Model confidence (mean pLDDT): 82 of 100.
Transfer RNA from a Phycisphaerae bacterium, 73 nucleotides, folded computationally.
Its Rfam family is "tRNA". From the family's description: Transfer RNA (tRNA) molecules are approximately 80 nucleotides in length. Their secondary structure includes four short double-helical elements and three loops (D, anti-codon, and T loops). Further hydrogen bonds mediate the characteristic L-shaped molecular structure. tRNAs have two regions of fundamental functional importance: the anti-codon, which is responsible for specific mRNA codon recognition, and the 3' end, to which the tRNAs corresponding amino acid is attached (by aminoacyl-tRNA synthetases). tRNAs cope with the degeneracy of the genetic code in two manners: having more than one tRNA (with a specific anti-codon) for a particular amino acid; and 'wobble' base-pairing, i.e. permitting non-standard base-pairing at the 3rd anti-codon position.
RNA sequence: GGGGCUGUAGCGCAGCUGGGAGCGCGCCUGCAUGGCAUGCAGGAGGUCCGGGGUUCGAUCCCCCGCAGCUCCA
Numbered sequence: 001g002g003g004g005c006u007g008u009a010g011c012g013c014a015g016c017u018g019g020g021a022g023c024g025c026g027c028c029u030g031c032a033u034g035g036c037a038u039g040c041a042g043g044a045g046g047u048c049c050g051g052g053g054u055u056c057g058a059u060c061c062c063c064c065g066c067a068g069c070u071c072c073a
């Protein structure tokens, strides 16, 4: 220098064909227990890596960047 993959909540990840942003763990509150652990119920938490474009509408499609992993040189 070139190719491929990845980037979504504090962490690990899903998001099928463009229209509801979600799961597990963690965190907070309540209940059960004398207390802890644990179980159950409820809740908070997101500029979907950045910018631009297409579209009525973009996590998703297109373009240009940034970061990480990997292959070739």
Stems, first nucleotide, its partner, number of pairs: 001072007010025004019056001027043006049065005
RNAcentral records the identical sequence in 2 taxa.